[in-house]
RNA sequence: GGACGGGUGGUCUAGCUCGGUUAUGACACCUGGCUUACACCCAGGGAAUCGGCGGUUCAAAUCCGCUCCCGUCCA
Repeated sequence: GGACGGGUGGUCUAGCUCGGUUAUGACACCUGGCUUACACCCAGGGAAUCGGCGGUUCAAAUCCGCUCCCGUCCA
């Protein structure tokens, strides 16, 4: 330098094919219950505008362009 895969809450992750209601689940965290207490368990809650910028569109995590980072392969 080239080809491909990936980047979404604190962590991991689904959703992208086929654009459309409030972005999914688990763990972690917070509150309440339970317990003598802790843990487990039960109920509820906050938290990501989706790597960045721009474009298309009534509407973009999703489509298009550029770009940054990580990984694999080729040279």
Molecule: transfer RNA
Organism: Candidatus Heimdallarchaeota archaeon